[in-house]
Context: one part of a larger RNA
RNA sequence: CCCUUGCUAAGGAACUCGGCAAAAUAGCCUCGUAACUUCGGGAGAAGAGGUGCCCCGUUAGGGUGAGAGCCCGAGGGGGUUGCAGUGAAAUGGCCCUGCCGACUGGUUACCAAAACCACAGGUCUCUGCUAACUCGCAAGAGGAAGUAUAGGGGCUGACACCUGCCCAGUGCCGGAAGGUCAAGGAGAGGGGUUAGCCGUAAGGCGAAGCUCUGAACCUAAGCCCCGGUGAACGGCGGCCGUAACUAUAACGGUCCUAAGGUAGCGAAAUUCCUUGUCGGGUAAGUUCCGACCCGCACGAAAGGUGUAACGAGUGGGGCACUGUCUCAGCAAGGGACUCG
Numbered sequence: 001c002c003c004u005u006g007c008u009a010a011g012g013a014a015c016u017c018g019g020c021a022a023a024a025u026a027g028c029c030u031c032g033u034a035a036c037u038u039c040g041g042g043a044g045a046a047g048a049g050g051u052g053c054c055c056c057g058u059u060a061g062g063g064u065g066a067g068a069g070c071c072c073g074a075g076g077g078g079g080u081u082g083c084a085g086u087g088a089a090a091u092g093g094c095c096c097u098g099c100c101g102a103c104u105g106g107u108u109a110c111c112a113a114a115a116c117c118a119c120a121g122g123u124c125u126c127u128g129c130u131a132a133c134u135c136g137c138a139a140g141a142g143g144a145a146g147u148a149u150a151g152g153g154g155c156u157g158a159c160a161c162c163u164g165c166c167c168a169g170u171g172c173c174g175g176a177a178g179g180u181c182a183a184g185g186a187g188a189g190g191g192g193u194u195a196g197c198c199g200u201a202a203g204g205c206g207a208a209g210c211u212c213u214g215a216a217c218c219u220a221a222g223c224c225c226c227g228g229u230g231a232a233c234g235g236c237g238g239c240c241g242u243a244a245c246u247a248u249a250a251c252g253g254u255c256c257u258a259a260g261g262u263a264g265c266g267a268a269a270u271u272c273c274u275u276g277u278c279g280g281g282u283a284a285g286u287u288c289c290g291a292c293c294c295g296c297a298c299g300a301a302a303g304g305u306g307u308a309a310c311g312a313g314u315g316g317g318g319c320a321c322u323g324u325c326u327c328a329g330c331a332a333g334g335g336a337c338u339c340g
Base pairs, nucleotide, nucleotide: 001335002334003333004332005331006330007329008328010326011325014324019321027051028050029049030048031047036041038158053079054078055077056076061072062071063070064069093319094318095317096316097315098314099313100311101310105117106116121156122155123154124153125152126151127150133142134141135140159306160305161304162303164236165235166234169233170232171229172228173227174226175225178224179223180222184218185217189213190212191211192210193209196205197204198203237255238254239253240252241251264298265295276292277291278290279289280288
């Protein structure tokens, strides 16, 4: 010096990213207990006091007994000093205030337990049973020995109050008049071949059949087209002017759009500028709480806003407590080190 452990004057978080670690609280009994709340809870809230072992043992009271008496006995009273022994383990710190997630639960076996996943609940959609869907080449199996109060898929995620506008694009659903449109049907026409015919010849014409090709016309879904649909994929404007101080703009004009963001929330787990500004807390506060709104770039089931309870979650503050620190010291055991 290191590891494990114990103690420490005065101070008490001044340590530090951060009270990390440690300390403190701790069982039982009595008294007593707020906001808020989904009336269950919050609660062991908080807080105050006592008690534990031994002795005495009267009183209140109780038991028993014919009685004397004996027994129990809350409360109450007492326990000085020394030595020795014993004295196991275990055994909430609390409060105030934000954020996120309702909750119990699950998760990165071996750096992450969380605000992630799941969840009851909500909603959309598919599926009429040989169901949809999934696995399989198939047979077949699951779904299900179920049958729409069922089963599959997507999104959301208790509960409360709510969930606005846009169907132009994309998707999905419905429609079928017209346009387009495959194989197929149809086959006008054209080509090849040649019996034959013409020609002195070279060559020309050329029926049937066979064969190659082939225009109209007929023809499904789909697409175009018509409509619907947002808890479908998604989207939800710009510029200029205007009120008798100023400032601001309820108001007006104009351009564009499918429609221009409603309620609620807002420097937010979202705010760049930014340590925004004001208020609170501190002697001092880039964090925190309450407001404001100029939302770079919140916003309504990729849900919006609240919310009691819950959380080895996360931010801020406080009480208690302490070697975290001022600032270090001592001690025990084990190492390191020296000798053997």